A computed fold for a 72-nucleotide RNA from a Patescibacteria group bacterium, annotated as transfer RNA.
The coordinates come from a structure-prediction model, not an experiment, and the mean pLDDT is 87.
It matches the Rfam family "tRNA". It is annotated as a transfer RNA.
Taxonomically the source falls in Bacteria candidate phyla (Bacteria).
RNA sequence: GGGCGCAUAGCUCAGGGGUAGAGCGCCCGCUUCACACGCGGGAGGCCCCAGGUUCGAGACCUGGUGCGCCCA
Numbered sequence: 001g002g003g004c005g006c007a008u009a010g011c012u013c014a015g016g017g018g019u020a021g022a023g024c025g026c027c028c029g030c031u032u033c034a035c036a037c038g039c040g041g042g043a044g045g046c047c048c049c050a051g052g053u054u055c056g057a058g059a060c061c062u063g064g065u066g067c068g069c070c071c072a
Stems, first nucleotide, its partner, number of pairs: 001071007010024004018055001026042005048064005
């Protein structure tokens, strides 16, 4: 220098152009003498950044940034 992949909740990850989700963790309640397990509920992310396309973008396009792998 070139190619490919990844970037979404505290962590690990889903997400077909139409209000952002799960598991774990956290908080509250139920249950128990109590704890754990179990059950129910809740808080928490404007989706790496900037443009573009579109009525509408986490998603599509372009350029960047960071990380990883490969080639030179």